[in-house]
RNA sequence: GGGCGAAUAGCUCAGUUGGAAGAGCAUCUGCUUUACGCGCAGGAGGUCACAGGUUCGAGCCCUGCUUCGCCCA
Repeated sequence: GGGCGAAUAGCUCAGUUGGAAGAGCAUCUGCUUUACGCGCAGGAGGUCACAGGUUCGAGCCCUGCUUCGCCCA
């Protein structure tokens, strides 16, 4: 330098045909317990890496760009 893949909650990851952004774990509150843990109930937490474009509407389509991983030279 070229090719491929990935980027979505604190972490690990889903997200169907473009139509209201989710799960598990973690965290917070309450219940339970002598207490902790486990368990139960509820809550908070999002610039969908970034910029632009298409569209009535974009996490999803198109272009550029950044970072990370792998491969080729």
A computed fold for a 73-nucleotide RNA from a bacterium, annotated as transfer RNA. It was read from a public genome assembly. Rfam family: tRNA. By type it is a transfer RNA. From the family's description: Transfer RNA (tRNA) molecules are approximately 80 nucleotides in length.